[in-house]
c-di-GMP-I-GGC riboswitch aptamer from an Actinomycetes bacterium, 75 nucleotides, folded computationally. The coordinates come from a structure-prediction model, not an experiment, and the mean pLDDT is 91. It was read from a public genome assembly, where an Rfam model found it.
RNA sequence: UGACGAAAAGGCAAACCCUCUGCGAGGAGGGGACGCAAAGUCACGGGGCUCUCAGAGCUAGCCGGACUGCCGAAU
Numbered sequence: 001u002g003a004c005g006a007a008a009a010g011g012c013a014a015a016c017c018c019u020c021u022g023c024g025a026g027g028a029g030g031g032g033a034c035g036c037a038a039a040g041u042c043a044c045g046g047g048g049c050u051c052u053c054a055g056a057g058c059u060a061g062c063c064g065g066a067c068u069g070c071c072g073a074a075u
Base pairs, nucleotide, nucleotide: 004072005071011036012035016031017030018029019028020027021026034061040067041066042065044064045063046062047059048058049057050056051055
């Protein structure tokens, strides 16, 4: 340093509720925790979803990929 994921310190935050916003899928803030070792970032490929539908968008907590990151037991 890479793989790996014991411990420790922490981190994020599903459903649901409230407010705002968008035609919508959804998004933002607050509450709240199902879970997560990248549940950090990216729409590149696939899947799913939406619409003002030959196109435009959403989803990264669907799968794959890329980049980055905390800690350091065993191997």